This is a predicted structure of a 119-nucleotide RNA (SAM riboswitch aptamer (S box leader)) from a Chitinophagaceae bacterium. The sequence was found by an Rfam model in a public genome assembly.
RNA sequence: CACUUAUCAAGAAAGGCAGAGGGAAUUGGCCCGAUGAAGCCUUGGCAACCCAAAUAAGUAUCACUCGCUUAUUUGAAGGUGCCAACUCCAUCCCACAAACAAAUGGGAAGAGAUAAGUC
Numbered sequence: 001c002a003c004u005u006a007u008c009a010a011g012a013a014a015g016g017c018a019g020a021g022g023g024a025a026u027u028g029g030c031c032c033g034a035u036g037a038a039g040c041c042u043u044g045g046c047a048a049c050c051c052a053a054a055u056a057a058g059u060a061u062c063a064c065u066c067g068c069u070u071a072u073u074u075g076a077a078g079g080u081g082c083c084a085a086c087u088c089c090a091u092c093c094c095a096c097a098a099a100c101a102a103a104u105g106g107g108a109a110g111a112g113a114u115a116a117g118u119c
Stems, first nucleotide, its partner, number of pairs: 002118007013043005021032003027090003044083003049079002051075009087111001091108005
């Protein structure tokens, strides 16, 4: 980098260095930013993907245990990740509604992010 699967409405920031940008990309909007952006460092935290434990069901067996799978609950040592705004918003369909539009709600697609796995 590519592919597969899952999740993306919740949650969680202080200090130091630095010095003008940042919110993935294009465009538009809307925001954040000299009361200090990006980046780097330190410390702290959130979450529970990997992970650990318990319980239940299934699978397997002549039977049981172990194992494996699934669900629920609990934990947080370690590997990642994350700590403004829904993934900040944008497209399509449906409802609200007789029609157009806005807003709101539901669903879908695309792109992206993260994790686990495969080549």
Its Rfam family is "SAM riboswitch aptamer (S box leader)". Its family is annotated with regulation of gene expression in the Gene Ontology. The organism belongs to Chitinophagaceae, within Bacteria. Its mean pLDDT, the model's own confidence on a scale to 100, is 80.